[in-house]
RNA sequence: GCUUGGGUGGCGAAACGGCAACCGCGAUGGACUCAAAAUCCAUUGAUCGCAAGAUCUUGAGGGUUCGAUUCCCUCCCCAAGCA
Repeated sequence: GCUUGGGUGGCGAAACGGCAACCGCGAUGGACUCAAAAUCCAUUGAUCGCAAGAUCUUGAGGGUUCGAUUCCCUCCCCAAGCA
């Protein structure tokens, strides 16, 4: 340099173009216990806000579309293969 695959919450990981984030781990609160572990229940993307709520968010920037994590283009990063 070329080809292929990948980049999504704190971490792992899913997601036919239709509420962005299911599920697991972790975290927080609770139940249980003398206490803890294990187990069970609830909550949990970020910022702002007392709250109601508002804004933003799938590596970066563009494009297509009524609508993009998803399709197209350029670039960055990671892995494998080829040279």